[in-house]
């Protein structure tokens, strides 16, 4: 310089410049919250919900006071089913990037996590509450049109 993301700008106090600790506003973002509408929900082997693109499937492995069968017959082992999985692999809904901007068409490339609430929340006007961080170089291509500099 640029990217991801809501995460930017301004004012002000301690205090007096920086660091530090607060406060306020605008902008941007998120949650709660009626009628109406919608829907049942939870418990019993499984709670439910929120932020986020980050869901779902399958295979391997591991686990289980679970269920069934065989073997054994105090004590075991094997197989199948079900469930779980901050273990690994392959895909995938979906989400970005390719640096003047937008549209279209190719090509390339990355992500597909994590965290929070705490038994509780559908939508939801008024109203109420909260955030305004952190992280980063894998890629830095091409064509057409329009605009801008």
């Nucleotide at each position: 310089c640029g990217c991801u993301g809501a995460a930017u700008u301004c004012c002000u106090g301690g205090a007096u410049a920086a660091a530090c600790c607060g406060g306020g506003a605008a902008g941007c973002g998120g949650g709660g919250g009626a009628c109406c509408c919608a829907a049942g929900u939870u418990c019993g082997u499984c709670g439910g919900g929120g932020c986020g693109a980050a869901u779902c499937g399958u295979c391997c492995g591991u686990c289980g006071u679970g269920c069934c069968g065989c073997u054994g017959c105090u004590c075991u082992g094997c197989g199948g089913c079900c469930g779980a999985u901050g273990g690994g692999g392959c895909g995938u809904a979906g989400c970005g990037c390719c640096g003047c901007u937008c549209u279209u068409u190719c090509g390339g490339u990355g992500c597909g996590a994590g965290c929070c609430c705490g038994u509780c929340a559908g939508c939801u006007a008024a109203c109420c509450c909260c955030g305004u961080a952190g992280g980063c170089c894998g890629a830095c291509g091409a064509a057409a049109g329009a605009g801008g500099a």
Molecule: c-di-AMP riboswitch aptamer (ydaO/yuaA leader)
Organism: soil metagenome